[in-house]
RNA sequence: AGAGUUUGAUCCUGGCUCAGGAUUAACUCUAGCAGGAUGCCUAAUACAUGCAAGUCGAACGAGGUAGCAAUACCUAGUGGCAAACGGGUGAGUAAUGCAUGCUCAAUCUACCCAUAAGAGGGAGAUAACAGCUCGAAAGAGUUGCUAAUAUCCCAUAUCAUAUGAAGACAUAAGUCUUUAUAUCUAAAGUUCCGUUUGGAACGCUUUUGGAUGAGAGUGUGUCUUAUCAGAUAGUUGGUGAGGUAACGGCCCACCAAGUCGAUGACGAGUAGCUGUGCUGAGAGGCAGAACAGCCACAAUGGGACUGAGACACGGUCCAUACUCCUACGGGAGGCAGCAGUAGGGAAUUUUUCACAAUGGGCGAAAGCCUGAUGGAGCAAUCCUGCGUGGAUGAUGAAGGCCCUUUGGGUCGUAAAAUCCUUUUAUAAGGGACGAAUGGCAUAACUAGGAAAUGAGUUAUGAAUGACUGUACCUUUUGAAUAAGUAACGGCUAACUAUGUGCCAGCAGCCGCGGUAAUACAUAGGUUACAAGCGUUAUCCGGAUUUACUGGGCGUAAAGCGAGCGCAGAUGGAUCAACAAGUCUGGUGUUAAAUAUCAAUGCUCAACGUUGGUAUGCAUUGGAAACUGUAGGUCUAGAGUUUGAUAGGAAGUUUUAGAACUCCAUGUGGAGCGGUGGAAUGCGCAGAUAUAUGGAAGAAUACCGGUGGUGAAAACGAAAACUUAGGUCACAACUGACAUUUAGGCUCGAAAGUGUGGGGAGCAAAUAGGAUUAGAUACCCUGGUAGUCCACGCUGUAAACGAUGAUUACUAGGUGUUGGGAGGCUAUAGCCUUUCGGUGCCGUCGCAAACGCAUUAAGUAAUCCACCUGGGGAGUACGUUCGCAAGAAUGAAACUCAAAGGAAUUGACGGGGACCCGCACAAGCGGUGGAGCAUGUGGUUUAAUUCGAAGCAACGCGAAGAACCUUACCAAAUCUUGACAUCCCGAUGAAAAGCUAUGUAACGUAGCUCCUACUUCGGUACAUCGGUGACAGGUGGUGCAUGGUUGUCGUCAGCUCGUGUCGUGAGAUGUUGGGUUAAGUCCCGCAACGAGCGCAACCCCUAUCUUUAGUAGCCAGCAUUUUGGAUGGGCACUCUAGAGAGACUGCCAGGGUUAACCUGGAGGAAGGUGGGGAUGACGUCAAAUCAUCAUGCCCCUUAUGAUUUGGGCUACACACGUGCUACAAUGGCGUAAACAAAGAGAAGCGAUCCUGUGAGGGGGAGCAAAUCUCAAAAAUAACGUCUCAGUUCGGAUUGUAGUCUGCAACUCGACUACAUGAAGCUGGAAUCGCUAGUAAUCGCAGAUCAGAAUGCUGCGGUGAAUACGUUCCCGGGUCUUGUACACACCGCCGGUCA
Repeated sequence: AGAGUUUGAUCCUGGCUCAGGAUUAACUCUAGCAGGAUGCCUAAUACAUGCAAGUCGAACGAGGUAGCAAUACCUAGUGGCAAACGGGUGAGUAAUGCAUGCUCAAUCUACCCAUAAGAGGGAGAUAACAGCUCGAAAGAGUUGCUAAUAUCCCAUAUCAUAUGAAGACAUAAGUCUUUAUAUCUAAAGUUCCGUUUGGAACGCUUUUGGAUGAGAGUGUGUCUUAUCAGAUAGUUGGUGAGGUAACGGCCCACCAAGUCGAUGACGAGUAGCUGUGCUGAGAGGCAGAACAGCCACAAUGGGACUGAGACACGGUCCAUACUCCUACGGGAGGCAGCAGUAGGGAAUUUUUCACAAUGGGCGAAAGCCUGAUGGAGCAAUCCUGCGUGGAUGAUGAAGGCCCUUUGGGUCGUAAAAUCCUUUUAUAAGGGACGAAUGGCAUAACUAGGAAAUGAGUUAUGAAUGACUGUACCUUUUGAAUAAGUAACGGCUAACUAUGUGCCAGCAGCCGCGGUAAUACAUAGGUUACAAGCGUUAUCCGGAUUUACUGGGCGUAAAGCGAGCGCAGAUGGAUCAACAAGUCUGGUGUUAAAUAUCAAUGCUCAACGUUGGUAUGCAUUGGAAACUGUAGGUCUAGAGUUUGAUAGGAAGUUUUAGAACUCCAUGUGGAGCGGUGGAAUGCGCAGAUAUAUGGAAGAAUACCGGUGGUGAAAACGAAAACUUAGGUCACAACUGACAUUUAGGCUCGAAAGUGUGGGGAGCAAAUAGGAUUAGAUACCCUGGUAGUCCACGCUGUAAACGAUGAUUACUAGGUGUUGGGAGGCUAUAGCCUUUCGGUGCCGUCGCAAACGCAUUAAGUAAUCCACCUGGGGAGUACGUUCGCAAGAAUGAAACUCAAAGGAAUUGACGGGGACCCGCACAAGCGGUGGAGCAUGUGGUUUAAUUCGAAGCAACGCGAAGAACCUUACCAAAUCUUGACAUCCCGAUGAAAAGCUAUGUAACGUAGCUCCUACUUCGGUACAUCGGUGACAGGUGGUGCAUGGUUGUCGUCAGCUCGUGUCGUGAGAUGUUGGGUUAAGUCCCGCAACGAGCGCAACCCCUAUCUUUAGUAGCCAGCAUUUUGGAUGGGCACUCUAGAGAGACUGCCAGGGUUAACCUGGAGGAAGGUGGGGAUGACGUCAAAUCAUCAUGCCCCUUAUGAUUUGGGCUACACACGUGCUACAAUGGCGUAAACAAAGAGAAGCGAUCCUGUGAGGGGGAGCAAAUCUCAAAAAUAACGUCUCAGUUCGGAUUGUAGUCUGCAACUCGACUACAUGAAGCUGGAAUCGCUAGUAAUCGCAGAUCAGAAUGCUGCGGUGAAUACGUUCCCGGGUCUUGUACACACCGCCGGUCA
């Protein structure tokens, strides 16, 4: 000293929470010792038992005990003193209290000290005691006797009181001294010494003074509440009397009507106050345990007595409640004294020892009493100190249900071991201080006295200890007797494993836990503190989060709706004065303890002792700048007069025109009206429209303007009258008269309200019509209060500039409005300047930012209002106001960890601008209807294995399920295993083939066959058998992962460095103007550059050149079986290498002299020529654990492996993708023509023969520019069919076959013949395509034994249309709003269940 927490991130506001310290504490776990402290905070609840206040025989009589007696001792009573102290508690008390200061000229004070004087003479009783009586007891009564330091009377008085006189002091009243008169007192006591009168000590009486203690008055300070605003009749004062120690309404009689109060009376709640304690940098805040001062109280309430002192804790009287005793008549009691008990409670000790010390009471003293006090006991309750060992010691031991990458790491120098030490503990021995200043004994001295006793001083001596045989010291043994608690996600020091699986649980805040939890539980390890640790509770701090120090109020909480204005607060210039504030010296006080500084004593410390210091209050001396006070002067603030001047400022009255509606009449004749579209409504009984006349009410077009006026609310036709304020100019006058303003008063939109008018239009309520899922709304047709006027009430609005009023100062620029001055032109006007108002932009400065900025949200000053997390709530209760509606004032319980402001980046919008895409539009062809194929869902099943799920799953994984595949099901079989490595043993085979037999299948037996090297030990290899490590898993988790892939999207975007801007998140660059297919390029620009993407580089294709010329080709030449077949040739085609070509290069126009666009030339090709490959940062926890790899979990005679059969091919149904069709642009038949790209050895398979055909037989050629598949088909030609369920269509079914294959039943393809279904162009909806494209036609390949309508390729024929970007979908850029950020499939109000 700060930290966490609102957000995707940021800054701010703001609350909540944490880290620190403290405690009369309590609780959990744990515990060795010592010292010093502390210990009922709750029930001021009730108390058993014991003790806590007595003492004096030297005041008195009497009685008793011991003794022969002298005498000694004891004591109930009378008497004296004490019991008012000490001890306890905090109920009451907000002032009869406390703290602090002052005052008493308005007071008292036992014992004590000092001072002065005195103590003479008498008297009558009474308790005890004795007797009697009453009573259960407590106790009481009566008769008789007696004493005193008990009581009473007289004398004496300088004191006191009253009256008078004189003097001194002082004053508001008065006080003191001297003096005169009147009245009032005593114990000749007790003890001791000496005895002749006497003396001493202790007592007694009176006086004065002191000390101590007490009483009274007064200033200041002393909690919350106004949802307590008025209180008070002895109340306030006076006169008189009483009472008191004393003043006083303290009490009483009479008189007066005062007294207190927003500076908070009165009331309510709470509370003993203080020195001080805790905390805090301080200022403050909180507390009032122990110790100390004061107060109050003593079961509850009240009263007095005694006394110096009480209205009395262990006295008394009365009342009440409670408890106890009782013979029922009556009595007794008071722990908030010390112990202790019950109860209450989270919680607080022994029914201890001693008067040895300190102190107190009594006493002449010895002494007695003392639960005050001194000690001990109990309690880790707090503070302080000590210890639980020290050194060396690495095989880094063992062990760990600790971890691990299996190598090791860690506990850890820790242990063991070796060498030391002995605080503490144990045992034994010694052994204090506190205790001598007092008392006693002895001795001496001093003053006084005739002397003695006595008084005072000094020295010596003995005795006295509860604690206590305690502290302390010495010695013995021996590391021996002694460590826990909490935490370990962040804040906050300290991490791993296992278990658990939103469960159990944790949590101070944020928050952890849903199968890899550093946050739960346990373990190991680590961190912190340590005889304690942690938790809970409370206080201060952090919190500048009540802000005096030290906050705010435009938008975060917060400026009253506005004005006037009393009190209050603040206030211009100048002169001299005073000294209240202020400043500065002195003095008194500020109890002690505490605190602090310096010393010092316990071994240290805590603790204790000694000395110094401390901001307050009072008093006194001084200063006079500032504030203040009273006084004088001034004119700059303020005001008054004069002259001008602007205005929707206000009130009253009158007038005007336009429009709407209504009424009357005329014309006219079918609709009008209204809407997005309609309908309700009006209209042939004549509307709407139009014309004329009339009536009524309300409002004042244009001018009209971020223009004017007003305090605000507000104010708009014109005229008249009346009223108020503003501004300017120039002089004169007053002389601070000012500013602000709690309370108060006034004004105050709209709606509402009362009474009475008025009522055209508009229009809550309401009716009808529409809209809608509904529509108590929006729209339409009607329509009542109301809107208008007069007089009242209400008193609120986003009454807003969300910005209180006033004053001063602080750059400018530009409008507008009302005045003035100067200049120029002079018709209008223009320029400069000045005062007042009203706008915009902007510098400094301010601000969290947005923004404000001479009209401040700047810099200063004065005064007022208001705020202190969100919700509950501007609610409840109370009060005031109101006719009511309601207004004003204005909480709490409970609940949350946020609520909020400004700005940023995204995302989103049925916001905006621009642009693109077969996105729409324009076209062509489909799907959706039929049959079939194929995939999916669903259903079924022993199983119908699994995955894929909007686009981006569904002819997808699967480029091909009869067995196999195969993962599924049924049955059967194996268990180191079908597969891999290692070890041991056996064999030299095993496998394979053949035969026999048998099973659903795997089997069994026999026969054939039977390895290599060698040092002959064996080794290698293979098989079989065995053992255990292990194998194996298409089991789970794609939300633990790698890799791969889809998608937005081949969309044009995504970023970085440096710089700059911003407190920051971020921005800039990447935006802007153009342009492009493109963040493509150009220009501009606080940006300059760069990267990943775009483009290009790569492949195919279109043209040409060149090289090469077989298996390709044949122009010309030759041969020819007429076939490029042969010779020959390489020109052409073609093949495949290398090159060329296209670059906006050229021209014109446009464009900014740009980029680029449009057109043209040339060219095979023209503006990325056409295709392909190529996929930025990222999104979707997208897909895949079943391609593969892989963490963790799971199975291990099974979730592994093998075999047979079945299933993946099921079938009411639904969807997707396709094929074939519905026909004449066609079907069928006949005979003809033209490709490209591929494949081929377990292969392609020609010619030929054969079969109606699928095929079969046979086998030339070809590992391919040579041979084969291989026939291209659509097309064209000819013929036929003639619009029909057909010569269309071919499903389905029957029969007979072919091929592949161990095997076509479930379940293959194909062929022939026969059969000949639906279907006549397809609802809503929906898909593809912009040119060699769509459409249409066939061909080939991969997979493959066989099995394509699928997939991947190939070529043939070959269109139509695009005006354009309003709309649908998707995307990009800029901008805007946002309470969204899991981001609109968001967030969120209400209602219903």